Annotation: The prediction has a mean pLDDT of 80. Transfer RNA from a Clostridia bacterium, 80 nucleotides, folded computationally. Lineage of the source: Bacteria > Bacillati > Bacillota > Clostridia. The sequence was found in a public genome assembly. It matches the Rfam family "tRNA". It is annotated as a transfer RNA.

């Protein structure tokens, strides 16, 4: 130093065309079961007074953006 990939809850991963962010699984937390426990079943689970905020940070476009755009960060694969 050039070209690419990738980055979303506590941890894996969806949301492919810009159209309810977080489905599904783990974890976790409360029940139920049980003399106690594992299992298994049921609810619950990003912040927040909120109608707000929240996709690796920062602007831009858009009625609207994880998703297009432009700068930048990290790790990752190549080239030299």
């Nucleotide at each position: 130093g050039c070209g690419g990939a990738u980055g979303u809850g506590u941890c894996g991963g969806a949301a492919u065309u810009g159209g309810c962010a977080g489905a599904c699984g783990a974890g976790c937390c409360g029940g139920u079961c049980u003399u106690a426990g594992a299992a298994a079943c049921c609810g619950g689970u990003g912040c927040u007074u909120a109608u707000g905020c929240g996709u690796g940070a920062a602007g831009g476009u858009u009625c609207a953006a994880g998703u297009c755009c432009u700068u930048u960060c990290a790790u990752c694969c190549g080239c030299a």